[in-house]
Context: one part of a larger RNA
């Protein structure tokens, strides 16, 4: 990991609802006792218990009663009449372990110190080599001494280093040779040293040179057995089939927030009936988008102008001034979720209205749900970030498969009951991959733009207004002038159109020509421009709006059309005609649910035929009808001329399932009715066995 087997809503006692059966104002036994064909049954057995009367705390009273001193009052009851009781099945709940499997941990009783800690008795080990402490003896010294030096001596938690005990560093080993080890390398080795034997502490506890270390590979409190099936708002499983509806992820309450309870939405039953939704009309409340400044509040200039500061003047008053500050107020440009003189469009409420449609509500049983997403639209919080949060309001996921978006719960189209080698469409398409147009008219773009992106920037190109010059010659290009008073005046070392200042930038002569638009000189000089004619022979300039392109444009796996490839397109813009495309709609066949008509049967609950009509997507989850295991009871059967079980098989049923034949096999066993359950296996890191 595969296969077999085995494995999870059960039983009891009570409650409550429906179903059925009995009997009914009554309904019923229980322990027990008798009998008997004796784990049964049958008769007695009325204590009990429920239900016919309520109220009151309660004597009590009673169709009334309590309340009070008393109730014309109030509560709770009777009156309009009124059904309940055992039984039994199923659904839930409640007390039990209560659908199974699990804790980590509590408490009680033993059991361990042959692992290891510490301690007590006794016993045992330390090759070898080294240093060389007192102490003592000599001999120098000294007055005596210190002292010094030569021997001796053999001290030390002393040195090197086996044995022995330890584990510094590496490396192997890591389903090891080993559940701790080998290799090399290292550290102590007369000691606070190592051991061998036996003893002694014990879990609320011992021992500890102290590390939450050690107490048998177990230690922040051992092992074992037993309270015990602890509990577990958490995890994970929970076994056969069709049919019908069909949900929630929200409120309020919670030591609550991953749970609970009531509400909300679901489902089944029964009563009431048309209450219930729609969409048009009408009638209403209301202050949102928007919009405005009349309030409240911001807020931007100018005018006024009280008052203030500043300067004059005064001994002060008084005044006079001001390129300062400024309430109010005018006028004018603005702003608000907590501003409104105004204000809709939805929505929301009605309604003896019209029309369409088939729901609505009450009781009573059963849940399930309180983690929701993602998208559009209004907003809040975040940074007008978030696959970010939160609120409304609509949709799809949830519980929805099918087409299209290349692939893609939440987009967009469309809701699957079966079948069929029909047929129309939707959204999206139609050169090939690919089912259908290399379809048609008319414009764009030239950038593979299409097929990522801004501020910004460009004689890219197409429409559309507006405007200036211009055959009395425009725009461009060529030729030719562009002078004079004069070097204007000042300043300057010079300033002569051109460093810089001033200016009635005058005037003259012209077809024109500035007291000069640049370049240039030291300063002139020089080259130019405006400005003029000539040569050409028709358009040539500005400024808007608008449509489609351009730059701008770096990022980390081959990646910005799905590919291929596309250019009067296979791109976009405007308009038409075909066509292809889904489980969508239609055609036909069927199977089912419920509901109308209508027939036939019947045990009158009801079961079945026909036509017609509406429905059959589905998780939690509610109701419904099967199917197929193992046993009892009854009836009817089957088998050594071959039972069950087993293999194999193109049969039969909507489906769980059932048959027939053949082969194995060797003795059971099937079918209709009930009735009773160890009563369906793929999942639980199940559990056993096998491989």
């Nucleotide at each position: 990991g595969c296969c077999a087997a085995c494995g999870a809503g059960u039983u009891a006692c009570g409650g409550u609802a429906u179903g059925c059966a009995g009997c009914a104002a009554g309904g019923u036994u229980a322990a027990g006792u008798a009998g008997u064909u004796a784990u049964g049954c049958u008769a007695c057995g009325g204590a009990g218990c429920c239900g016919c009367a309520g109220c009151g705390a309660a004597a009590g009273c009673g169709a009334g009663u309590c309340u009070u001193a008393a109730a014309u009052g109030g509560g709770c009851g009777a009156u309009c009449u009124a059904a309940g009781u055992u039984g039994u099945a199923u659904g839930c709940c409640g007390u039990a372990g209560a659908c199974c499997c699990g804790a980590a941990a509590c408490c009680g009783g033993g059991u361990g110190a042959c692992c290891u800690a510490u301690c007590c008795a006794u016993g045992a080990g330390c090759a070898g080599g080294u240093u060389g402490a007192a102490g003592c003896g000599g001999a120098a010294g000294u007055a005596a001494a210190a002292u010094u030096u030569c021997g001796u001596g053999g001290a030390g938690g002393a040195c090197c280093g086996a044995a022995c005990c330890c584990a510094u560093g590496u490396c192997u080993g890591u389903u090891g040779a080993a559940a701790a080890a080998g290799g090399c390398u290292g550290g102590g080795a007369u000691g606070a040293c190592u051991u061998g034997u036996g003893g002694a502490u014990a879990g609320c506890g011992g021992a500890g040179a102290a590390a939450u270390u050690c107490c048998a590979a177990u230690c922040g409190a051992a092992c074992u057995c037993g309270g015990a099936g602890a509990u577990a708002g958490c995890u994970g499983g929970u076994u056969c089939u069709c049919c019908c509806c069909g949900a929630a992820a929200u409120a309020g309450c919670u030591u609550u927030a991953g749970g609970g309870c009531u509400a909300g939405c679901c489902u089944u039953a029964a009563a009431g009936a048309a209450a219930g939704u729609g969409a048009u009309a009408c009638g209403g409340a209301g202050g949102u988008a928007g919009a405005g400044c009349a309030c409240u509040g911001a807020a931007u200039g100018u005018c006024c102008u009280a008052g203030g500061g500043g300067c004059c003047c005064u001994c002060a008053c008084c005044g006079g001034u001001u390129a300062c500050c400024g309430a109010a107020g005018a006028c004018u440009a603005u702003c608000a979720a907590a501003c409104u003189c105004c204000g809709a469009a939805u929505g929301c409420c009605g309604u003896c209205a019209u029309c369409a449609u088939a729901u609505c509500u009450u009781u009573a049983g059963g849940a399930g749900u309180c983690a929701g997403a993602c998208u559009g639209u209004g907003g809040g919080u975040g940074a007008u970030a978030a696959g970010a949060u939160u609120c409304a309001u609509a949709g799809u996921c949830g519980a929805a498969a099918g087409g299209g978006a290349a692939a893609c719960a939440g987009c967009c189209c469309a809701g699957a009951c079966c079948g069929u080698c029909a047929g129309c469409u939707a959204a999206g398409g139609u050169c090939c991959c690919u089912a259908a147009g290399u379809a048609c008219a008319g414009g764009u773009u030239a950038a593979g733009u299409g097929g990522a992106a801004a501020a910004g920037g460009a004689u890219g190109u197409g429409g559309g207004a507006u405007u200036g010059c211009a055959c009395a010659g425009a725009c461009a290009a060529c030729u030719a002038g562009g002078a004079u008073g004069u070097u204007g005046g000042c300043u300057u070392a010079g300033a002569a159109g051109c460093a810089g200042c001033c200016a009635u930038u005058c005037a003259u002569u012209c077809a024109a020509a500035g007291a000069g638009u640049g370049c240039g000189u030291a300063a002139u000089a020089g080259c130019u421009c405006a400005c003029u004619a000539g040569u050409c022979g028709a358009g040539u300039g500005a400024u808007c709006c608008u449509g489609c392109g351009c730059c701008g444009a770096a990022a980390a796996u081959u990646a910005c059309c799905g590919g291929g490839g596309c250019u009067c397109a296979a791109a976009c813009c405007u308009g038409u005609c075909a066509c292809c495309g889904a489980a969508g709609c239609u055609a036909c066949g069927g199977c089912u649910a419920c509901g109308u008509a209508u027939g036939g049967a019947u045990u009158u609950a009801u079961c079945u035929g026909u036509a017609u009509g509406u429905g059959g997507g589905g998780u939690a989850g509610g109701g419904g009808a099967g199917c197929a295991u193992u046993g009892u009871a009854u009836a009817u059967g089957g088998g050594u001329u071959g039972a069950a079980g087993u293999c194999a098989u193109a049969c039969c049923g909507u489906a769980a399932g059932g048959a027939g034949u053949g082969g194995u096999g060797g003795a059971c066993u099937a079918u209709a009715u009930a009735c009773a359950a160890g009563a369906g296996a793929g999942a639980a890191u199940g559990u056993u066995g096998g491989c």
The part of an RNA shown here (large-subunit ribosomal RNA, domain II) has 691 nucleotides and comes from Anaerophilus nitritogenes. Lineage of the source: Bacteria > Bacillati > Clostridia > Eubacteriales > Anaerophilus. Its mean pLDDT, the model's own confidence on a scale to 100, is 85. Rfam family: Bacterial large subunit ribosomal RNA. Gene Ontology terms of the family: structural constituent of ribosome and ribosome.